[in-house]
Molecule: Bacterial RNase P class A
Organism: Piscinibacter sp.
RNA sequence: GAAGCGAGCCAGACCGCCGCCGGUGCAAGGUCCGAAAGGACGCACUGGAGGAAGGUCCGGACUGCGCAGGGCGGCGUAGCAGCUAACGGCUGUCCACCGUGAGGUGAGGAUCAGAGCAACAGAGACGAGUCGGUGUCGCAAGGCGCCGGGUGAAACGGGCAAUCUCUACGCGCAGCAAUACCAAAUAGGCACACGUUGACUCGGCCCGACGAGUGUGCGGGUAGGUAGCACCGAGCCGUCGCAGCGAUGCGCGGCCCAGAGGAAUGGCGGUCACGGGAUCACGCUCGCAAGAGCUGCUCCCGCACAGAAUCCGGCCUAUCGGCUCGCUUCACAU
Numbered sequence: 001g002a003a004g005c006g007a008g009c010c011a012g013a014c015c016g017c018c019g020c021c022g023g024u025g026c027a028a029g030g031u032c033c034g035a036a037a038g039g040a041c042g043c044a045c046u047g048g049a050g051g052a053a054g055g056u057c058c059g060g061a062c063u064g065c066g067c068a069g070g071g072c073g074g075c076g077u078a079g080c081a082g083c084u085a086a087c088g089g090c091u092g093u094c095c096a097c098c099g100u101g102a103g104g105u106g107a108g109g110a111u112c113a114g115a116g117c118a119a120c121a122g123a124g125a126c127g128a129g130u131c132g133g134u135g136u137c138g139c140a141a142g143g144c145g146c147c148g149g150g151u152g153a154a155a156c157g158g159g160c161a162a163u164c165u166c167u168a169c170g171c172g173c174a175g176c177a178a179u180a181c182c183a184a185a186u187a188g189g190c191a192c193a194c195g196u197u198g199a200c201u202c203g204g205c206c207c208g209a210c211g212a213g214u215g216u217g218c219g220g221g222u223a224g225g226u227a228g229c230a231c232c233g234a235g236c237c238g239u240c241g242c243a244g245c246g247a248u249g250c251g252c253g254g255c256c257c258a259g260a261g262g263a264a265u266g267g268c269g270g271u272c273a274c275g276g277g278a279u280c281a282c283g284c285u286c287g288c289a290a291g292a293g294c295u296g297c298u299c300c301c302g303c304a305c306a307g308a309a310u311c312c313g314g315c316c317u318a319u320c321g322g323c324u325c326g327c328u329u330c331a332c333a334u
Stems, first nucleotide, its partner, number of pairs: 001330010012272007020048007030041004050305001054316002057314005062175004074171005079093005094108001095106004109166002114164002116160002126157001131148007179227004189218006201209002235255004240251004274302005280296002283294004
């Protein structure tokens, strides 16, 4: 220098103006919406997408229902040892395969419990079978052995469990549209009271009229509202310490870090940066030349994949461009 392997990081920066969603404090203790439950409105300060927020594949937290215990069935996992809240994840290691190598990949229990399967070629393929030679038995046909050639991944011994199966281990079901609480109108329901001996109604009373329900209370569900829900947490950060090869654990210090409920996290302008292109300078270098490379001004274009929706740990997939570290192979120079 070229080609690679592994690990990690960034995902434009700053300023101004306008806007959106949330939190805290203060003030008022009011106004508005609503039957209520509850919500909105002021001022100040302040927070506001990701490495995958994605696919919803796996595992947990949480919630409701179920559940004495056991069995059958079903689903899942599979070398060995460990990590973890848990896992089908991760770490270490053995083995197999791929690579010159750094490294990478693995659906790696069991085929003397049973069943099933094996293209083409080949006489014959898991049932057996007989191409050549030979031994033996037999009158013979042929049977039973042994050796060999050829075909084939495999030729009597076995292979495949990515076919059923067996073994070991794990798993109750559903999911935040879970679930809990507050709670209309209307229509049912229940209880009590009054009522054909006339209730209720006809503006208060009487007469009169009408003619079968009326009143009160309770309860469940719905609309609507609140909580769950934004978190002191399996929390985040640390050239930190200790233990461990490592995943990881323990400790120390610092921090509090989006949150709606059809969904906020945006728009415009400016400066700078990054990538690409063009013109010009034709400035510098190389070259005989044609030309090539570098640098600078200006202009144009581009700046990915994608967007939280109960939360968390993984896996997988998508991703313009760029950076850092460690290592390998080859070439050259010393």